[in-house]
């Protein structure tokens, strides 16, 4: 330089055009002498960043930046 994967809650992921979701983590309750451990409930995103397409974008296109990987 080249070509690929990826980038989504505080972790790890899922979500290939139609209201952003699960686990775990935390915090509050219930239960218990206490704690864990079960169970309820509750907080947490400008979906890497501009910009296009379209009624409607995390998704699709173009740049741009971060990570990794291969190749020179």
């Nucleotide at each position: 330089g080249c070509a690929g994967u990826g980038g989504u809650a505080g972790c790890u992921c899922a979500g290939u055009g139609c209201c952003a979701g699960a686990g775990c983590c935390c915090c509050a309750g219930u239960c218990u002498u206490g704690u864990a451990a079960a169970c309820u409930g509750g907080c947490c995103g400008u979906c890497g960043g501009a910009g296009g397409u379209u009624a409607a974008a995390a998704u699709c296109c173009u740049c741009c930046c971060c990570a990794c990987u291969g190749c020179u």

This is a predicted structure of a 72-nucleotide RNA (transfer RNA) from Porocottus allisi. Lineage of the source: Eukaryota > Actinopterygii > Ctenosquamata > Eupercaria > Porocottus. The sequence is in RNAcentral, with records from ENA. The prediction has a mean pLDDT of 81. Its Rfam family is "tRNA". Rfam describes the family as follows. Transfer RNA (tRNA) molecules are approximately 80 nucleotides in length. The family's RNA type in Rfam is transfer RNA.